Predicted 3D model of a 107-nucleotide RNA (SAM riboswitch aptamer (S box leader)). The prediction has a mean pLDDT of 83. The sequence is in RNAcentral, with records from Rfam and Ribocentre. It matches the Rfam family "SAM riboswitch aptamer (S box leader)". Rfam describes the family as follows. The SAM riboswitch is found upstream of a number of genes which code for proteins involved in methionine or cysteine biosynthesis in Gram-positive bacteria.

RNA sequence: UUCUUAUCCUGAGAGGUGGAGGGACUGGCCCUUUGAAGCCUCGGCAACGGGUCUUAUCUAAAGAUACUGUGCCAACUCCAGCAAGGGAAUUACUUGGAAGAUAAGAA
Repeated sequence: UUCUUAUCCUGAGAGGUGGAGGGACUGGCCCUUUGAAGCCUCGGCAACGGGUCUUAUCUAAAGAUACUGUGCCAACUCCAGCAAGGGAAUUACUUGGAAGAUAAGAA
């Protein structure tokens, strides 16, 4: 990097440094000099993999636990993007998909 599978309406930020961008892309909308991104420190959230414990039990499951590997800490993945439903039509709404993110496995 690609493929497969699972999840994505829960949750969780302060300080320092830095000095203009950020929210993947496009269009919106929003955050931001009352200080963006990045980096550092400390803190927190979370059971995806491993570990441990418990239950049940015979090969597999359920639950608990931040010890370990990741991940995450504005807004539902911020909203939409393609298609369908519904509708005179717009807005709004519902469902599925695409794209994206994360984890685990494989090449």